[in-house]
RNA sequence: GCCGGUGUGGUGUAAUGGCAGCACAGCAGAUUUCCACUCUGCUGGCGCGGGUUCGAUCCCCGUCACUGGCUCCA
Numbered sequence: 001g002c003c004g005g006u007g008u009g010g011u012g013u014a015a016u017g018g019c020a021g022c023a024c025a026g027c028a029g030a031u032u033u034c035c036a037c038u039c040u041g042c043u044g045g046c047g048c049g050g051g052u053u054c055g056a057u058c059c060c061c062g063u064c065a066c067u068g069g070c071u072c073c074a
Stems, first nucleotide, its partner, number of pairs: 001070007010024004018054001026042005047063005
């Protein structure tokens, strides 16, 4: 340099045009003499910028980060 893949809460992941869900973690409460366990509730997210669309996490373009393969030079 060329061709791909991935990017969603603090972490791991689903949803694939129409309300972003689950688990763990965190916070609050219940329980307990206290802690732990358990139960209930809550907070918190679509890498970024454009475009298409009535509507975009999803489709298109660009870009950034990580990553796989190929190639060149040293």

RNAcentral holds the sequence, with entries from ENA.
The RNA shown here (transfer RNA) has 74 nucleotides and comes from Faecousia sp.
Its Rfam family is "tRNA". Gene Ontology term of the family: triplet codon-amino acid adaptor activity. Rfam describes the family as follows. Transfer RNA (tRNA) molecules are approximately 80 nucleotides in length. By type it is a transfer RNA.
The prediction has a mean pLDDT of 81.